The RNA shown here (Glycine riboswitch aptamer) has 102 nucleotides and comes from uncultured Extibacter sp.

RNA sequence: UUUUUCAAGAGAGAGCCAUAUUUAUGGCCGCCGAAGAGGCAAGCCGGACAAGUGAGGGUGAACACUUGUGGGGUGAAACUUUCAGGCAAAAGGACUGGGAAA
Numbered sequence: 001u002u003u004u005u006c007a008a009g010a011g012a013g014a015g016c017c018a019u020a021u022u023u024a025u026g027g028c029c030g031c032c033g034a035a036g037a038g039g040c041a042a043g044c045c046g047g048a049c050a051a052g053u054g055a056g057g058g059u060g061a062a063c064a065c066u067u068g069u070g071g072g073g074u075g076a077a078a079c080u081u082u083c084a085g086g087c088a089a090a091a092g093g094a095c096u097g098g099g100a101a102a
Stems, first nucleotide, its partner, number of pairs: 001102007013029001015028005030087003036083001037081003043074003048069007
């Protein structure tokens, strides 16, 4: 680190309507974030442009370094989206702790 087991574990509708003989299907409105999934800040990476310095009397080009500008890549969460999931109990449930195995 992964798997498994035990303990603990929050939020929000037992919503309304139609069909069906209750569990189901379809429609309508309201809500939750802690399965899963998506999004990004600093930072980092490489390049572009501009300015300055090296630079000497002037001009131009190239190089190196520094600074700035806007864009690209990368980029975490309990933040955020609510796709998925969920909104009596049960089940599920992130995270945490103990045991076992690899």
Source information:
Rfam family: Glycine riboswitch aptamer. Rfam's curators write: This family represents the bacterial glycine riboswitch. The sequence is in RNAcentral, with records from MGnify. The model forms 90% of the base pairs in the Rfam consensus. The source organism's lineage runs through Bacteria, Bacillati, Bacillota, Lachnospiraceae and Extibacter.